c-di-AMP riboswitch aptamer (ydaO/yuaA leader) from a Bacillota bacterium, 143 nucleotides, folded computationally.
Lineage of the source: Bacteria > Bacillati > Bacillota.

RNA sequence: CGCGGAUGUACGCCUAAUCCCUGCGAACCGCAGGGAGCGGGGGACCCAGAACGUGGGGCGUAUCUCGCGCGUGUGUGCGCGAGUAGGGUAGUCUCUCGACCCGAGCCCGUCAGCUAACCCCGUCGGCGGUGAGAGACGGCACC
Numbered sequence: 001c002g003c004g005g006a007u008g009u010a011c012g013c014c015u016a017a018u019c020c021c022u023g024c025g026a027a028c029c030g031c032a033g034g035g036a037g038c039g040g041g042g043g044a045c046c047c048a049g050a051a052c053g054u055g056g057g058g059c060g061u062a063u064c065u066c067g068c069g070c071g072u073g074u075g076u077g078c079g080c081g082a083g084u085a086g087g088g089u090a091g092u093c094u095c096u097c098g099a100c101c102c103g104a105g106c107c108c109g110u111c112a113g114c115u116a117a118c119c120c121c122g123u124c125g126g127c128g129g130u131g132a133g134a135g136a137c138g139g140c141a142c143c
Base pairs, nucleotide, nucleotide: 011128012127013126014125018036019035020034021033022032023031024030025029037123038122039121040120041119042118047113055111056108057107058106059105064083065082066081067080068079069078070077086102087101088100089099091137092136093135094134095133096132097131
């Protein structure tokens, strides 16, 4: 000097998933509660719609197409590959160019359109990527 790993702190990213308070345990931390903020679901009139087993529905960006293989009584399906609707990337928003990624998974259980009042629920988890230009807004420092 370079590469790799671990731990701590700071600063950030995806996500609704952050902050504050109380009690218990010996502190960090953990557990049990409460609140704010953020997020999700159910739920009238009116409107919309029409029941139907190829059941239907919800969270989420995560839909759809093609090819190959497997499976199957019909059908639904599973795996891999290439794409794709869509989504993400350092003050915030919008636009343009560029680069790199994601394009999953889970839940309800025959049942739910919208929906005021009202009711219920969540606040996890996983990471390290500081390109450029334009406009607007904002922050910090100094005087």